[in-house]
Molecule: Bacterial RNase P class A
Organism: Rhodanobacteraceae bacterium
RNA sequence: AGAGCCGGCCAAGCAGCCGCGUCGCGUUCGCGCGCCGAGGAAAGUCCGGGCUCCACAGGGCAGGGUGCCAGGUAACGCCUGGGCGGCGCGAGCCGACGGAAAGUGCAACAGAAAGCAAACCGCCGAUGGCCUCGCAAGAGGAUCAGGCAAGGGUGAAACGGUGCGGUAAGAGCGCACCGCGAGUCUGGCAACAGACCGGCACGGCAAACCCCACCUGGAGCAAGACCGAAUAGGGGAACCAUGACGCGGCCCGCGUCGUUCCCGGGUUGGUCGCUCGAGUCCUGCGGCGACGCAGGACCUAGAGGAAUGGCUGCUCACGACAGAACCCGGCUUACCGGCCGGCUCUCCUU
Numbered sequence: 001a002g003a004g005c006c007g008g009c010c011a012a013g014c015a016g017c018c019g020c021g022u023c024g025c026g027u028u029c030g031c032g033c034g035c036c037g038a039g040g041a042a043a044g045u046c047c048g049g050g051c052u053c054c055a056c057a058g059g060g061c062a063g064g065g066u067g068c069c070a071g072g073u074a075a076c077g078c079c080u081g082g083g084c085g086g087c088g089c090g091a092g093c094c095g096a097c098g099g100a101a102a103g104u105g106c107a108a109c110a111g112a113a114a115g116c117a118a119a120c121c122g123c124c125g126a127u128g129g130c131c132u133c134g135c136a137a138g139a140g141g142a143u144c145a146g147g148c149a150a151g152g153g154u155g156a157a158a159c160g161g162u163g164c165g166g167u168a169a170g171a172g173c174g175c176a177c178c179g180c181g182a183g184u185c186u187g188g189c190a191a192c193a194g195a196c197c198g199g200c201a202c203g204g205c206a207a208a209c210c211c212c213a214c215c216u217g218g219a220g221c222a223a224g225a226c227c228g229a230a231u232a233g234g235g236g237a238a239c240c241a242u243g244a245c246g247c248g249g250c251c252c253g254c255g256u257c258g259u260u261c262c263c264g265g266g267u268u269g270g271u272c273g274c275u276c277g278a279g280u281c282c283u284g285c286g287g288c289g290a291c292g293c294a295g296g297a298c299c300u301a302g303a304g305g306a307a308u309g310g311c312u313g314c315u316c317a318c319g320a321c322a323g324a325a326c327c328c329g330g331c332u333u334a335c336c337g338g339c340c341g342g343c344u345c346u347c348c349u350u
Base pairs, nucleotide, nucleotide: 001346002345003344004343005342006341007340008339009338010337012315013314014313015312016311017310018309020037021036023034024033025032026031039321043332044331046330047329048328049327050326051220052219053218054217058252059251060250061249063216064215065214066213067212068082069081070080071079072078083097084095085094086093087092098211099210103209104208105205106204120152121151122148123147124146127145128144130141131140132139133138160178161177162176163175164174165173179200180198181197183196184195185194186193187192224272225271226270227269234263235262236261237260238259239258243257244256245255246254247253279298280297281296282295283294284293285292286291
């Protein structure tokens, strides 16, 4: 100097004039003054909760979710640290990461053969057989019986790989290294790692059904509570305590006592829920870290057909993606640019 990786912060600002919303104070009831007023994702509605009701609130099955270990957290499918595997020169990034010897199932075509085997091309033919030479011993030949899966072929994948020895030719048959693994020991809370020992066979897919471990009521702010007003104190059907109804499905259990269903009519008014929170910031301590504890300071939208807009001037990093509707913790997606910190690689100079 260049190229990258990880983390944090900002998200136009300042001033003037007019305008808007909640709240507070004042008011001559016309209004005046003051504080505050969209996001890092407010988005997706994917997870987890708080809260409300079913409802006084249990147990089980089914269903659903998660899936290495240890922690954090109100909790989680999130976060932190570690292990293993993969990618990257590296800083780092990703992981749907329990079980294939409980069972079932799937893998076209090719190939001899795709789960307990098998021989297409081949190699051998020592031993038994055949032929030739030979008195015999024996030598030679082709291969039958038989032996082999090392070589070649097919395929994504062929019952470990490479090398040496051995053999008639071969084969973990034996050995070395790698791989694999019941067992033992060591380190670690653990997942795991290493060593010893063992010639050891024991494909893939569970993001297929399944098995195992752990977790799990339902519905949702259009939840729900209260006030007021109006209507048709309407009509019909079923069951009726040995019953009906309620608890998403089923069973048990519990509760209520009349209940459920269909058609029709009235009200679409107001108040609450609605913002002080598992809140934010600072300091100290503990921890590798997520985070926790203690002290101090601060209050930062609550609309209700839905509020922050317009004009002017200046600055500059020239402004992207984009607007709360009960609230919070996450994840994912979108994104113009800028600032800060740490780390990695390459080149040059000293």